RNAcentral holds the full RNA, with entries from ENA, Greengenes and SILVA. This is a predicted structure of a 346-nucleotide part of an RNA (small-subunit ribosomal RNA, central domain) from an uncultured bacterium. The coordinates come from a structure-prediction model, not an experiment, and the mean pLDDT is 91.
[in-house]
Context: one part of a larger RNA
């Protein structure tokens, strides 16, 4: 370089934006770089191939031919690619009208519950478990009523539901703000797809500084269990969980399925719109599920939300262990992340 692959066997980057690059709609004119055809020159000899010949054969050697699949110059062709010019509207986008939504950020407000504090009533238990004990309680607990403090999370609605690129998002209100979708007409005129590097976002845990701390709860302590019990169960309990700012950059970051476009039977549920003689029914656009034709698949299964049939671009795989380790580099406060071998061994 070529080949075969990537749902579960090794393999889709956690996700977006986007640079270079690669690829790119319809019509016309031109050009002739790619492309194609002809010609000329060159492509040393040897080697390879064919024919003939010389050593008794062969290896080897000699002669002739072919070939040297290439390059340069030149003449020509113009379908395709490229380039230049002009035009188009189907791709892409803009304007406009409208409804849906836990999309994001900030500020404010609300009720239920837990815990704690104060006061009233009240008395011997409460809590906990398989059973217990540690634990709390006559210094008055548990229960109950009234008042107060504080933090965190938002029952019902709630859905196989919705929104977001992913992570993720759920009480109510306001302000700021992103995207998608449907309808109408008008406009721009290929402005597109992908995307090495790059950059931004990125659950939880963890880290730094300052705050906060109700409940829960690694570590830790005690009580049980047990042969033991550094556990499972119980009583406590600190980081943490919460907020602000700054780091970290990982995950079964999963649909274990990269993005975009075109094409290819149906049935059924659901969400947001539009249309039709619209209570029933039908058509249509966008999303989200289930079942399944053909087809695909090693099978399981996938099946218009493809894992079907094709095209373009990126990423990745190449037996198991050693090992996501060592070394080096780079990023990080650290923890560690990214990149990433070999010996040896089966």
């Nucleotide at each position: 370089c070529u080949g075969g692959g990537c749902g579960u066997a090794a393999a889709g980057c956690g996700u977006g934006c986007g640079u270079a690059g690669g690829c790119g709609g319809c019509c016309g004119c031109g050009u002739a770089a790619g492309u194609c055809a002809g010609g000329u020159g060159u492509g040393a000899a040897a080697u390879c191939c064919c024919u003939c010949g010389g050593c008794u054969c062969a290896a080897c050697c000699g002669a002739g031919g072919a070939a040297c699949c290439g390059c340069a110059c030149u003449u020509g062709a113009a379908a395709c690619u490229g380039c230049g010019c002009g035009g188009c509207u189907g791709g892409a986008g803009u304007a406009u009208u409208g409804g849906a939504g836990a999309g994001g950020a900030u500020g404010g407000c609300g009720g239920a519950a837990u815990u704690c504090c104060c006061g009233g009533u009240g008395u011997a238990g409460g809590a906990g478990u398989g059973a217990a004990a540690u634990c709390c309680g006559u210094a008055g607990a548990u229960a109950u009523c009234g008042g107060g403090a504080g933090g965190a999370a938002c029952a019902c609605c709630a859905g196989u539901g919705g929104c977001g690129a992913a992570g993720g998002c759920g009480g109510c209100c306001a302000u700021c703000u992103g995207g998608a979708c449907a309808g109408u007409u008008a406009c721009u005129g290929a402005c597109g797809c992908u995307g090495a590097g790059g950059u931004a976002c990125g659950a939880a845990a963890g880290c730094g500084u300052g705050g906060g701390g109700a409940g829960c709860a690694a570590a830790c302590a005690g009580g049980a269990u047990u042969a033991g019990a550094u556990a499972c169960c119980c009583u406590g309990g600190u980081a943490g969980u919460c907020c602000a700012c700054g780091c970290c950059g990982u995950a079964a970051a999963c649909g274990a399925u990269g993005g975009a476009u075109g094409c290819u039977g149906g049935g059924u549920g659901u969400c947001g719109g539009g249309g039709g003689u619209u209570u029933a029914c039908c058509c249509u656009c966008g999303g989200u599920g289930c079942c399944g034709a053909a087809g695909c698949u090693a099978a399981c299964g996938c099946g218009a939300u493809a894992a079907g049939c094709a095209u373009c671009c990126c990423g990745c795989c190449u037996g198991g262990g050693g090992a996501g380790u060592a070394c080096g580099g780079u990023c990080g406060c650290a923890a560690g992340g990214c990149u990433g071998a070999a010996a040896c061994u089966c």